Context: one part of a larger RNA
RNA sequence: GAGUAACGAAAGACGUGUGGGAAACACGUCCACCGUACACCCAAGGUUUCCUGAGUAAAGCUAAUCUUCUCAGGGUUAGUCGGGACCUAAGCCGAGGCCGAAAGGCGUAGGCGAUGGAUAACCGGUUGAUAUUCCGUACCACGUAGCCAUCGUUUGACCGAUGGGGGGACGGGGUAGGCUAGGGGAACCCAGGCGCUGGAGUUGACCUGGGGUAACCGUGUAGGUGGGUCGGUUGUGAAAUGCGCCGGCCAUUAACACUGAGGCGGGAUGCCGAGAGCCGCGUGAGCGAGCUCGAAGUCCUUGAAGCCAUGCCUCCAAGAAAAGCCUCUAGGGAGAAGGCGCGUGCCCGUACCUAAACCGACACAGGUGGGUGGGUAGAGAAUACCAAGGUGAUC
Numbered sequence: 001g002a003g004u005a006a007c008g009a010a011a012g013a014c015g016u017g018u019g020g021g022a023a024a025c026a027c028g029u030c031c032a033c034c035g036u037a038c039a040c041c042c043a044a045g046g047u048u049u050c051c052u053g054a055g056u057a058a059a060g061c062u063a064a065u066c067u068u069c070u071c072a073g074g075g076u077u078a079g080u081c082g083g084g085a086c087c088u089a090a091g092c093c094g095a096g097g098c099c100g101a102a103a104g105g106c107g108u109a110g111g112c113g114a115u116g117g118a119u120a121a122c123c124g125g126u127u128g129a130u131a132u133u134c135c136g137u138a139c140c141a142c143g144u145a146g147c148c149a150u151c152g153u154u155u156g157a158c159c160g161a162u163g164g165g166g167g168g169a170c171g172g173g174g175u176a177g178g179c180u181a182g183g184g185g186a187a188c189c190c191a192g193g194c195g196c197u198g199g200a201g202u203u204g205a206c207c208u209g210g211g212g213u214a215a216c217c218g219u220g221u222a223g224g225u226g227g228g229u230c231g232g233u234u235g236u237g238a239a240a241u242g243c244g245c246c247g248g249c250c251a252u253u254a255a256c257a258c259u260g261a262g263g264c265g266g267g268a269u270g271c272c273g274a275g276a277g278c279c280g281c282g283u284g285a286g287c288g289a290g291c292u293c294g295a296a297g298u299c300c301u302u303g304a305a306g307c308c309a310u311g312c313c314u315c316c317a318a319g320a321a322a323a324g325c326c327u328c329u330a331g332g333g334a335g336a337a338g339g340c341g342c343g344u345g346c347c348c349g350u351a352c353c354u355a356a357a358c359c360g361a362c363a364c365a366g367g368u369g370g371g372u373g374g375g376u377a378g379a380g381a382a383u384a385c386c387a388a389g390g391u392g393a394u395c
Base pairs, nucleotide, nucleotide: 012030013029014028015027016026017025031392032391033390034389039372040371041370042369045353046352049351050074051073052072053071054070055069059067060066079139080138081349082348083347084346086117087116091112092111093110097106098105099104121137122136124135125134140345141344142343143342144341146340147339148338150336151335158332159331163328164327165326166325171315172314173313174312175311177308178307179306182302183301184300185299186298188211189210190209191208192207193206194204212271213270216266217265218264219263223259224258225257226256227250228249229248230247231246232245233244235243236242272297275293276292277291278290279288280287281286316319358367359366374386375385376384377383
């Protein structure tokens, strides 16, 4: 320079409390803002920022009793969620091997490697801080002393490949139907109310609020897919009853098998639930993230981009792999499979943040993938105003 510029988009007002001190902290009332978000849940990234108590030097563009700051203590619970003990893709590594002055390069067998395949859990309750992890109710795999019924010991129950086969298994476009989630309404059900106002209305077709419930077990529907059976057989580097091929018969609006949403019954004499009571606090209105009790819990309608469905139709450019799974034998084989009961179930992640906690030197008007995303008007996820929920932007 100068007590100048600036104090980083934005609505706050009042009361009470705490405190040495309050425009900013806590609580309350009114007002205002967002509401395909400024709400909620996850991935990435961060790495304790989470919760409780204490504090105010510094950080916070001002103050601060406050904080994502300082100090101390505490907090992340899994057979089922995500990853590993399963599988493979691109790519990478690579026994032998080939090549190369050396270093090394390529690559078979084999392996690693998710962004893909496979895979058993859900309503509710609970903490100051975790919950599909604890409690509750289920399911899966493996083991097994006990119980039940059954089969078998070469006339062989049962198990069963690292081998064969099926399946997994996939493109673009279009699409009828059946449902559900969600929404709306109710003169029906339940609880409460009966109202002093400028007008209307007052026991009513009145006003206000509410009208739920999972996995799993049973049933096997709308629908979808596949023809079935007998005989033969050079193939499937061994075998096969499997697959492939050939032929016969039956069927082809069927039967049978597989699959399959939803619904219904159980789960549930439970839980939730408007509200009420008690207790505590407050002069009081009232408040409590304290406890207890607890009504109705139905009908109609709308309706998905979700499910049936990797369906169906159609097109040509013809649209991963492997394992789990099913089946076939090779083989093993003396006890075995099934039901009930009982037991066991490893490692890692799990707090918190989705922007003041990530990337931008900052508590930065920027950037950041996926899911849910209600109402009225509307074609709509546009737009406007609202709900739940969140917020009033640190002078």

This is a predicted structure of a 395-nucleotide part of an RNA (large-subunit ribosomal RNA, domain III) from an Actinomycetota bacterium. Taxonomically the source falls in Actinomycetota (Bacteria, Bacillati). The full RNA is in RNAcentral, with records from ENA.